[in-house]
RNA sequence: GUCUGGGUAGCUCAGCUGGUUAGAGCGCCGCAUUCAUAACGCGGAGGUCGGCGGUUCAAGUCCGCCCCUAGACACCA
Numbered sequence: 001g002u003c004u005g006g007g008u009a010g011c012u013c014a015g016c017u018g019g020u021u022a023g024a025g026c027g028c029c030g031c032a033u034u035c036a037u038a039a040c041g042c043g044g045a046g047g048u049c050g051g052c053g054g055u056u057c058a059a060g061u062c063c064g065c066c067c068c069u070a071g072a073c074a075c076c077a
Stems, first nucleotide, its partner, number of pairs: 001073007010026004019057001028044004050066005
C1' cells in the first nucleotide's frame, strides 16, 4: 500500500429486511433480606451508536471520505 472483519453503556456483546421508546449480561447506586457480609429478590442511573458529510418522511442499520483496531496478502533499502 491492497483486501477483509470489528468500533453500540465502565467491561463483554446483541440489535436479522431502515420504522417511530437503543437493549442484555456483568459491574455501579439505592431498597429489601441478614446479627452482619455475601448470594438471591426489587428498583435506578449510565449512550453525540468512532468522526464528518450524503441519501431518505425516517439511519446504529444504506452510500462516500477519514480515524482507531485485528488479520491476510504485497513491497522493502
Predicted 3D model of a 77-nucleotide RNA (transfer RNA) from an Oligoflexia bacterium. Its Rfam family is "tRNA". The family's RNA type in Rfam is transfer RNA. Model confidence (mean pLDDT): 81 of 100.